[in-house]
RNA sequence: GCGGGUAUAGUAUAGCGGCAGUACAGAACUCUUCCAAGGUUCAAGCGCGGGUUCAAAUCCCGCUACCCGCU
Numbered sequence: 001g002c003g004g005g006u007a008u009a010g011u012a013u014a015g016c017g018g019c020a021g022u023a024c025a026g027a028a029c030u031c032u033u034c035c036a037a038g039g040u041u042c043a044a045g046c047g048c049g050g051g052u053u054c055a056a057a058u059c060c061c062g063c064u065a066c067c068c069g070c071u
Base pairs, nucleotide, nucleotide: 001070002069003068004067005066006065007064010024011023012022013021018054026042027041028040029039030038047063048062049061050060051059
């Protein structure tokens, strides 16, 4: 330098154009003599910039970071 892949909550991971989910972790309440476990609730997220579309995490282009391969 060229090609491919990945980027979603603190962590891990789903979501194939129409409200962003799950688990663990966190907070509050509850339960318990106390702690742990259990139960209920809450907070927290689409890497960045454009384009297409009535509507984009999703499709297209570029950039960034990381991973793999080639030279």

Overview:
A computed fold for a 71-nucleotide RNA from a Minisyncoccia bacterium, annotated as transfer RNA. Its mean pLDDT, the model's own confidence on a scale to 100, is 86. The sequence is in RNAcentral, with records from ENA. Taxonomically the source falls in Minisyncoccia (Bacteria, Bacillati, Minisyncoccota).